[in-house]
Context: one part of a larger RNA
Formats: sequence, structure tokens, C1' cells
RNA sequence: GGCAUACAGCGGAUGCCUCGGCACUUAAAGGCUAUGAAGGACGCGGCUACCUGCGAUAAGCCUCGGUAAGAUGGUAACAAUCUUAGACCCGGGGAUCUCCGAAUCGGGCAACCGGUCAGAAGUAAUGUUCUGACAUCCAUUACUGAAUUCAUAGGUAAUGAGAAGCUAACCCAGUGAACUGAAACAUCUAAGUAGCUGGUGGAAAAGAAAACAAAGUGAUUUCCUGAGUAGCGGCGAGCGAAACGGAAAAAGCCUAAACCAUGAAGCGUGUCAAGAGCGUAUUCGUUGCGCUUCAGGUGUUGUGGGACUUUCAGCCGAUAUACGAUAGGCGAAAGAGUUACAAAUCAUAAGGUUAAUUGAAUCUUCUGGAAAGUUGAACCAUAGAAGGUGAUAGUCCUGUAAAUGAAAAUCUUAUGACUCUUGAAAGUAUCCCGAGUACUGCGGAGCACGUGGAAUUCUGCAGGAAUCUGCCGGAACCAUCCGGUAAGGCUAAAUACUCUUAAGUGACCGAUAGUGUACAAGUACUGUGAAGGAAAGGUGAAAAGUACUCCUAACAGGAGGGUGAAAUAGAACCUGAAACUGUAUGCCU
Repeated sequence: GGCAUACAGCGGAUGCCUCGGCACUUAAAGGCUAUGAAGGACGCGGCUACCUGCGAUAAGCCUCGGUAAGAUGGUAACAAUCUUAGACCCGGGGAUCUCCGAAUCGGGCAACCGGUCAGAAGUAAUGUUCUGACAUCCAUUACUGAAUUCAUAGGUAAUGAGAAGCUAACCCAGUGAACUGAAACAUCUAAGUAGCUGGUGGAAAAGAAAACAAAGUGAUUUCCUGAGUAGCGGCGAGCGAAACGGAAAAAGCCUAAACCAUGAAGCGUGUCAAGAGCGUAUUCGUUGCGCUUCAGGUGUUGUGGGACUUUCAGCCGAUAUACGAUAGGCGAAAGAGUUACAAAUCAUAAGGUUAAUUGAAUCUUCUGGAAAGUUGAACCAUAGAAGGUGAUAGUCCUGUAAAUGAAAAUCUUAUGACUCUUGAAAGUAUCCCGAGUACUGCGGAGCACGUGGAAUUCUGCAGGAAUCUGCCGGAACCAUCCGGUAAGGCUAAAUACUCUUAAGUGACCGAUAGUGUACAAGUACUGUGAAGGAAAGGUGAAAAGUACUCCUAACAGGAGGGUGAAAUAGAACCUGAAACUGUAUGCCU
């Protein structure tokens, strides 16, 4: 030095565990904010570094309910307290809530500095301190008010739970890459993706045919199918429909215009007459009439619709007055309604949500440190889900099935109150039926479709119609035929998503896994910064965490001894592999 055996050290694999993750399901919720958010800074404890909670009323204050014996958070000890006159804890409501932050009195290197006005405390007085108001934009109202007479612009003030800022994904819109693929690359692809911006909602968007079709269907959306089909394509790479059919869900409406009367404003006309809706009579007289604008009624369709004209219909009944007539009103009946089609609230009832309550049934033998194991004999079950308890418990504990429960807040549903709407028939001469629109040309985009024979859709430029005997479409274009009625608007459900809450599930992980984080984790640490970003779990059933003695280089480590089932479970603590190191013995060199 090597090999072997034994015993140790080091090390932290493996096994077992899990206060954490991951994915999904079913419900709920889908927002918060100038009444100051999200997120922070700094404070608050008897002692207090961190976390949690809270805010100068500071691990808390008030009140209403629940519960019941202990309590003063994680967190022990000490100290001092509270509590059956109900503490602590759980839930509803309220109060307080420093400073920064949209931050909003001004400034500013966030958590700081400095003001004005009003009121108050204090002072002999000033200084000082406290409370409130004081940003911008928008809307409404009022007052003021230039050039410029009226006016307008502008200014000032008041009022406003108006706006702003934050927020995971989903959604709509605007803008919009490149890597890549094409085995290079330019059309093409990636992809209208990523990114950026704006905006709304609990969903958003779309939506009641100027649609499909060629039998007919009858808003939209989503799924299955059609179908990797028809097609598009340096016809390369690739891209890629639609209708029919089957399901989910179903809901339809309001305006513009023509026309009408009334009111308001402006312009014109007109001068003592015209005229005042109509007839008769009285009466009035800057009133009337015409035009424009605004408000109100009517009206909304493609078997074209409506206006308009005529006829008929219960009662009451204006417009300077009386009578008639008319507009209109009332009643009845029918229908509808707060989620589109108008809009607000209340009452009653029922049911939820936010604390909780009741809740069945077992003893024993043996082993053991410990019984839930084992032996024997029982019981409950609308409860044999699950977790805990010194090993594996239906009957020990928490629970579970089932049943019960709310002072307060809040939600849903129903009914009623309440509110809203509505007459019929015939006629077709006239009027209306959404204009810089449709459409055309040029340039683009978007449609699965790359300009193609390219329809349909959008629009930058230039032109530019028609009003039902109209207009658009049916994949160039024309004819016939068929379908529809553009150029205004609203609309639930079926659909998408999950920062979040509750309950649950898993041929999901089990500490190099699973979230980056099972632990003081977005921490420590790195970086000027944007940003990057860890490692780190396990004594024991219970601390019973080793009294006392000794060694000693003395806040280390150990030997006795004690606890414990076990201390080779002693905190560097379950198990404790290998590499690596050592001691002893044997063999070889």
C1' cells in the first nucleotide's frame, strides 16, 4: 500500500409522512374608487425583531344577534388584567381611520415642505396648535361682460355620490411586427398572431333579411355534421369555406318621412280693414295669415305599407261668448309591464345568503409504553363521508345523514297596489317611405378566394341617381323568373373567461417533485436600472428538552446519572444508502 471482515465517522439518497401545490366539477360573485381605491410609508403591545391585526379611539371602540368558560393573535415565560352583570370567539350594522398614492390648495427627490380664507384653543399680544374649505374638465343654473349698438366670446359663483385611478382572463375596436416555413428567397407563410393603444360588460359582440335558396326556409349566437369537401395557391409551402341536415336556446320591437292641431322663437305680409278652424248671432282687435326651426300626436310595412278621403260607433265636452259640430276626455272590456319595446315605488307572502343548534349506537380478553389490533359477546344506521385520539375506531372526540334556526343586512320569486296600450270597414286620384346615400371609374382592404371571368362587403380620390310603373340581390354581364325593401336605432337566452368565494373530485405531485415560494418568498441576494431571483420541511405519544456529580483548553465537547417504549429518538434530533475517512483483526506485497 492492497483485499476481506467487524465497528465507527462523514454524508443526506431511499422509504414513510404532509400545514403546500396542480388540474377539474358544481354553485356564487363578476368589480373597487373623490363618502379618497388598488398599493404602500410610518406607527400602535407592560416587555416586541418579524408576521398577522389595527390607525393618535391604533393586536383595538359602539351596537345587534350567536355561543358558553375561559381569555389577553403566531408565542412560551414573567408581569398585570378581563370574565356567568356573559369575557374571549363567530356573524350583521356602525364609529375611528396618521401620511403617501388618481391625490385634487401650491410645490416636491412618494410617504415631505409651504400657503390663503373661515372658525376655535391658548397668550397681555405675536409666535403656536386644532378643525373645515380651497385642483382640473364636464353638465346645469345665476350674475357679469369686450373688440361692437343689441349680442357673443370671455370672467365669476353656486350646484352635481358627474369624470379621472386600479383590476386575472374573457370581449369589441384602432394600430400592427419579426423569427419561422417555403429545406435559399422576393409573392406567399408565420398572422391580423405577438406587442402597443382605446373602450364596455358580467358577459361582450351579433341580431329581426335590400338573407338564403330554387323543394322551400324565415333574426342572431354556439355545438355536431357537411369537410380537409368546394375552392384559393411562386397551383409551391400551405390556406380553406358556405348552404342543407341534427341539436342548444328562442322574442321581438322603437324611430325618420308624408299628415295633424296646439305651444314657443324668428322672418315676411298687413294696417283699422283683412281676419279671429266651421255655421248663426254677439264680441274682439298688433290680432290674424304664410314660411322656417323646436317640442307634441300620428306612423313603421313587402299577401307592399302609411298618410289621405268617405261611412259607422257608449257618455261627457273646451278653444272670446251662446247653441250645434269638432279636438279631446271618461267608462267598460282586452292585453302588457320595470331585461329591449315608457317608467317609479310600495305592501304582503314564500324561499335563499351572511353566525349557528339538535344529532343514534360498546363493553370485554390478550399483547403492548400506549388498543382503535386480537378474543368473546352486543348495538346504531335517512349517519359505514372524512379527520383526530399513544398502532388499524360506524358506536371515544370533531363530525356525517336528517331536521331546526336570524335581532340586522341583503338577494330572488310570486301576488296585489301601481303604470302603460288598444275602435271598425271601404276607396286608391294625390303625398311619403332614411342623399353627397345607392351606384360608376381609379387606388386599396376585407370576404377561405393572392385581380382573377370576380359577384357580395368597407372606403381614400373623382363623378353621381331613383321613391313603388321605384330600388337591391340571386357569383362577370344580359333576359325571364324568384327573393327582399339599403343608406336610423334597441334587444334576453343558448356562448367565452376566472383575480375571487364555498363545497367537492383526482389511474395529479409528494420536498432536486408539485407554484418561483409546504419554512420570516417575490424574502435573502444580484443589478445604476428595467429586471433577475434562490436555498431552506420531519425529536417524541407527551418536553417528560437530561435534576445531580465528574472530566475539561470551561458560553465548546464529553463520562456517569435521570426521563422515555426507544436517547445509535438529545434538538447538527424519523429512516440513515453510496462516494469519502478512520480504528481493530486477518491475509498478500

This is a predicted structure of a 589-nucleotide part of an RNA (large-subunit ribosomal RNA, domain I) from an Ignavibacteria bacterium. It matches the Rfam family "Bacterial large subunit ribosomal RNA". Its family is annotated with structural constituent of ribosome and ribosome in the Gene Ontology. The coordinates come from a structure-prediction model, not an experiment, and the mean pLDDT is 82.